[in-house]
Molecule: Guanidine-I riboswitch aptamer
Organism: Ancylobacter moscoviensis
């Protein structure tokens, strides 16, 4: 730059971490119960674990869905000197195809997030 249009959002999932919640372990104070001990349980405190299933969070270009936007047909309105233009509404149809690091980044943090349809490959 061609190729009509090959786009943005939001749910969702696959993935993920460990800022909260919750569980788990260690400790400590109160209290209560015993069999009276390196004892049990209840709240509360403090630390520590994501090789804790999970709630809360992040989360797909090549994953799923809604919505909306464009692109092509066709069909009613609508203004105007005129328009086959534009602009409004409804129909139906498209919106393809996609192997892919290292490292880097951000939130607490990681990751199929973002660099990035990137570099590279065919």
């Nucleotide at each position: 730059u061609a190729c009509a249009a090959a786009u943005g959002u939001c749910c969702c999932u696959a993935g993920g971490g460990u800022u909260c919640c919750g569980g788990c372990g260690c400790c400590g104070a109160u209290g209560a119960c015993c069999a009276c001990g390196u004892g049990u349980c209840a709240c509360c405190g403090g630390c520590g674990c994501g090789g804790c299933u999970g709630g809360u969070c992040c989360g797909a270009g090549a994953g799923g869905g809604g919505c909306a936007g464009c692109c092509c047909g066709g069909c009613g309105c609508u203004g105007c000197c005129g328009a086959c233009a534009g602009g409004c509404g409804c129909c139906g149809g498209g919106u393809c195809c996609a192997c892919g690091g290292c490292g880097g980044g951000a939130c607490a943090a990681a990751a199929g997030c973002c660099c990035g349809g990137g570099a590279g490959g065919u």